Fluoride riboswitch aptamer (crcB RNA motif) from a Methanobacteriota archaeon, 62 nucleotides, folded computationally.
NCBI's taxonomy places the organism under Archaea, Methanobacteriati, Methanobacteriota.
The prediction has a mean pLDDT of 76.
Rfam family: Fluoride riboswitch aptamer (crcB RNA motif). Its family is annotated with positive regulation of gene expression and response to fluoride in the Gene Ontology.
RNA sequence: ACAGAUUAAGGUGAUGGAGUUCACCUCUAACCGCUUUUGUGGCUGAUGACUCCUACCGUACA
Numbered sequence: 001a002c003a004g005a006u007u008a009a010g011g012u013g014a015u016g017g018a019g020u021u022c023a024c025c026u027c028u029a030a031c032c033g034c035u036u037u038u039g040u041g042g043c044u045g046a047u048g049a050c051u052c053c054u055a056c057c058g059u060a061c062a
Stems, first nucleotide, its partner, number of pairs: 009026005016053006033043003
């Protein structure tokens, strides 16, 4: 100096927060939804998954 492994740490998983868990990435990265006639078109969802809270939407009652 190069390469590999391990440990620690950090980050990411289509819009907020918390807990648990999973996966991915190591800053040249993970990630940045689907569909379309590509039109100043259309559609779903605050989760990667589970639970709770907040926001939003729909229905009913007071």